[in-house]
RNA sequence: UCUCCGAACGGGCAAAACCAGAGUAAUCUGGUGACGCAAAACUACGGGUCCUUACCUGAAAGGACAGCCGGGUUGCCGAA
Numbered sequence: 001u002c003u004c005c006g007a008a009c010g011g012g013c014a015a016a017a018c019c020a021g022a023g024u025a026a027u028c029u030g031g032u033g034a035c036g037c038a039a040a041a042c043u044a045c046g047g048g049u050c051c052u053u054a055c056c057u058g059a060a061a062g063g064a065c066a067g068c069c070g071g072g073u074u075g076c077c078g079a080a
Stems, first nucleotide, its partner, number of pairs: 012037002017032006035067001041073003045070003048065006055058001
C1' cells in the first nucleotide's frame, strides 16, 4: 500500500398510513411518518407483476414498478 473479514462512530435512503397536488389508471411528486436497506444509488437489458387502449379471444401496442429476481455501471465509515 492492497485484499478479505467486520465491532463501533458519522453521514445517507425511507415501507405502510395520513394530508395536498398530477395522472383515465398502474403510479408519481411534496409534507408528516419509519417497516426496513450497504447499494432501498443509477440503468426497463432479460424475466416478472400491474395499468390503459383497440381489436378480438390470444396475441398486439403504449405505459408503470429499480423497495420482485437477475444482468450492467458507480459506490460511505471502519477497531481487533

Predicted 3D model of an 80-nucleotide RNA (c-di-GMP-I riboswitch aptamer) from Geobacter sp.
The source organism's lineage runs through Bacteria, Desulfuromonadia, Geobacterales, Geobacteraceae and Geobacter.